Predicted 3D model of a 350-nucleotide part of an RNA (small-subunit ribosomal RNA, central domain) from an uncultured bacterium.
The coordinates come from a structure-prediction model, not an experiment, and the mean pLDDT is 90.
Context: one part of a larger RNA
RNA sequence: CUGGGCGUAAAGCGCGUGCAGGCGGUUCGGUAAGUUGGAUGUGAAAUCUCCCGGCUCAACUGGGAGAGGUCGUUCAAUACUGUCGGACUAGAGGAUGGUAGAGGGAGGUGGAAUUCCCGGUGUAGUGGUGAAAUGCGUAGAUAUCGGGAGGAACACCAGUGGCGAAGGCGGCCUCCUGGACCAUUCCUGACGCUCAGACGCGAAAGCUAGGGGAGCGAACGGGAUUAGACACCCCGGUAGUCCUAGCUGUAAACGAUGUGGACUUGGCGUUGGUGGGGUAAAAGCCAUCAGUGCCGGAGCUAACGCGGUAAGUCCACCGCCUGGGGACUACGGCCGCAAGGUUAAAACUC
Numbered sequence: 001c002u003g004g005g006c007g008u009a010a011a012g013c014g015c016g017u018g019c020a021g022g023c024g025g026u027u028c029g030g031u032a033a034g035u036u037g038g039a040u041g042u043g044a045a046a047u048c049u050c051c052c053g054g055c056u057c058a059a060c061u062g063g064g065a066g067a068g069g070u071c072g073u074u075c076a077a078u079a080c081u082g083u084c085g086g087a088c089u090a091g092a093g094g095a096u097g098g099u100a101g102a103g104g105g106a107g108g109u110g111g112a113a114u115u116c117c118c119g120g121u122g123u124a125g126u127g128g129u130g131a132a133a134u135g136c137g138u139a140g141a142u143a144u145c146g147g148g149a150g151g152a153a154c155a156c157c158a159g160u161g162g163c164g165a166a167g168g169c170g171g172c173c174u175c176c177u178g179g180a181c182c183a184u185u186c187c188u189g190a191c192g193c194u195c196a197g198a199c200g201c202g203a204a205a206g207c208u209a210g211g212g213g214a215g216c217g218a219a220c221g222g223g224a225u226u227a228g229a230c231a232c233c234c235c236g237g238u239a240g241u242c243c244u245a246g247c248u249g250u251a252a253a254c255g256a257u258g259u260g261g262a263c264u265u266g267g268c269g270u271u272g273g274u275g276g277g278g279u280a281a282a283a284g285c286c287a288u289c290a291g292u293g294c295c296g297g298a299g300c301u302a303a304c305g306c307g308g309u310a311a312g313u314c315c316a317c318c319g320c321c322u323g324g325g326g327a328c329u330a331c332g333g334c335c336g337c338a339a340g341g342u343u344a345a346a347a348c349u350c
Stems, first nucleotide, its partner, number of pairs: 003322004007304002012318001014201004021194003025088007033081002035077007042069001048066007091191001092188003095184005103177007110154001115149007125136002162169002206247006215241002220236004258317006266295011299306002323350003332343004
C1' cells in the first nucleotide's frame, strides 16, 4: 500500500463556472515510452527460505543452494495504454425551422382589500375573549355613503402544472436578456466527462448609508391566565419587513440521495413537442422524444423502502465518514464594520 462505507445508523461540499490533475468513442498506419519475454551485469556481509553439519536438544552457530530490485545494458514481441500521422460519425457542438414557460433585469400600469385624512347620514356603544379586561367612543366612535392619500401584496385562473444550477420565481403591458425541448440529419469532426485550489451565485435574519413605512410585528408597555407566567390569549407598539447601493455567506440550503454516461420486465396519469390515423374542425387512438408524478417486477436493502427520475447492474472523476461526550468548541490562520463565518484539535471522561 491493499479495507468497508455515505436516503433514515458517522458520512454528498447549498449551487454552479472552471485552470491544473485524473479519465476518455470507432478505425488504419508509424513509433516502441509504459507493458511482456529472453540474454547479461549488478543486487557486500549479516538477515530470510531450503539442504547438510557443530554444541546431549533448542535458541545460537558453520557450510552450500535459492530468493530478494519502480535497477542498468542489450535483443525481441506489439494485444492493451501512451505518443505521432491519416480517416470516420454513434459522444459533443453548430445550422435551419418551430414550441412551451411565475427563468433573470429595467420601466410603466390595474383592480380588490387594510389603514389614515376630509365631508354626509346617524347615536351609544364598540372591540376583543374560553370568559373578561386593558383599548377606542358624546371633543360623536363602531356601522354606512362619497371623495382623497399612501404603502405593501397580487384572490379567482392554480394543477404531486411550468421555469431555473441551486437559492428561488406568480396581477397586466413594454423593452433588454439567459437556458431548455422538438423536427430536419445540412455542417464541424472527439472539440468530451469530472474537477483539488480559484472565481461567481446564494432563503431568512442581521449590519452600513440614504429613502420609505399601509398592514404585520422581535424588543418594550399594558390587560388577562396562573401558585408563579420572564409564555401561550387580548389591546398597543419600536427595530424590522419594502426600495437603492454595499456587506454578511449561513439553513431540516432536503430528494436529508454529488456530477456525467451505459445497460436492465411492466401498468396508470400529467406537461411540452413531432409523426401517423381520424374529423367539417377537434378529441379519444397509435408511435416517438423530453420533463414531471403514482403503483409495481427482477434485483438491492438491517429494515423502512428504492425500483428506467434506482437506493438495481457497471464505468469515470470529485467530496466526505471511521465510537459517544468534550466540540458546529479552544488556540492559531484566513475572511468580516460588527454579529460572526470558515478551517479545526487536545486533556479528560463513558